Background: Predicted 3D model of a 124-nucleotide RNA (FMN riboswitch aptamer (RFN element)). Model confidence (mean pLDDT): 76 of 100. The sequence was found by an Rfam model in a public genome assembly.

[in-house]
RNA sequence: AAACUGUUUCAGGGCUGGGUGGAAUUCCCAACUGGAAGUGAAUUAAGUCUUCGAGCCACAUAUAGUGGUUGAAUUGGUGAAAAUCCAAUACCAACGGUAAAAGUCCGGAUGAAAGAAACUUUUC
Numbered sequence: 001a002a003a004c005u006g007u008u009u010c011a012g013g014g015c016u017g018g019g020u021g022g023a024a025u026u027c028c029c030a031a032c033u034g035g036a037a038g039u040g041a042a043u044u045a046a047g048u049c050u051u052c053g054a055g056c057c058a059c060a061u062a063u064a065g066u067g068g069u070u071g072a073a074u075u076g077g078u079g080a081a082a083a084u085c086c087a088a089u090a091c092c093a094a095c096g097g098u099a100a101a102a103g104u105c106c107g108g109a110u111g112a113a114a115g116a117a118a119c120u121u122u123u124c
Base pairs, nucleotide, nucleotide: 001123002122003121006119007118008117009116010115016030017029018028019027031104032103033093034092035052036051037050038049047091048090055069056068057067058066059065073089074088075087076086077085095107096106097105
């Protein structure tokens, strides 16, 4: 310097106030939150772009695994260039549970994992 072997560690946030009610952090009015890598904008910069992870379903099953499914943005501004910046207004968020319907409570989960970092191995 290159390859990328192995190990270890890390790796998701959020209901504050009020209303109705026998009962709601689940309804209503306001509130709050945003995984990973990439993307002509550089120097940290995207929940809504691209790809992926998680979740869910089916098959298989001791596991691993295979296949399927998988949400949501516009307008204006600056500029050579922006779906990422600035402004405004919108929108989205698995499954099971519950004294009443949940992105925010409880549970699977002290789980799994995209990936990140450190160390290590090999070659030159």